[in-house]
Molecule: c-di-AMP riboswitch aptamer (ydaO/yuaA leader)
Organism: Nitrospirota bacterium
RNA sequence: UUGUCAUGACAGCCUAAAUCCGCCAAAGGCGGAUGCGGGGGACCCGGAAGCCGGGGCGCAUUCCUCUUGAGGAUAGGGUACUUCCAGCCCAAGCCCGUCAGCUAACCUCGCAGGCAUAUUGGAGGGGAAUU
Numbered sequence: 001u002u003g004u005c006a007u008g009a010c011a012g013c014c015u016a017a018a019u020c021c022g023c024c025a026a027a028g029g030c031g032g033a034u035g036c037g038g039g040g041g042a043c044c045c046g047g048a049a050g051c052c053g054g055g056g057c058g059c060a061u062u063c064c065u066c067u068u069g070a071g072g073a074u075a076g077g078g079u080a081c082u083u084c085c086a087g088c089c090c091a092a093g094c095c096c097g098u099c100a101g102c103u104a105a106c107c108u109c110g111c112a113g114g115c116a117u118a119u120u121g122g123a124g125g126g127g128a129a130u131u
Stems, first nucleotide, its partner, number of pairs: 012115003018034007035111006045101001053099001054096004062073004076090004081125005086119001
């Protein structure tokens, strides 16, 4: 000096997935408030019905090939202040159960999980810490 692995620390990051309070036997569990997010749900609007059912969360959709398990490409998303350019990474999974268009009032549910990369990239404008 370069590469690989492991650990620790960061102004933390992806995401709706956070903060505070109270009770109990205080390990832990339960409840509440605020905040953020999702679903259901009128008039009006959307022509209706039947068949292949249909629908929801999520960036994760669609097409092709094939040895049916994978591969290639792609809508879309990410690469950590933001924008442009280029490179790179992901492009899953799960749920409802014959049922749901939009939708005010109203009703109801969730606040998990994963990570320190797949660029200390170039340009411009910002910003944190320290001195």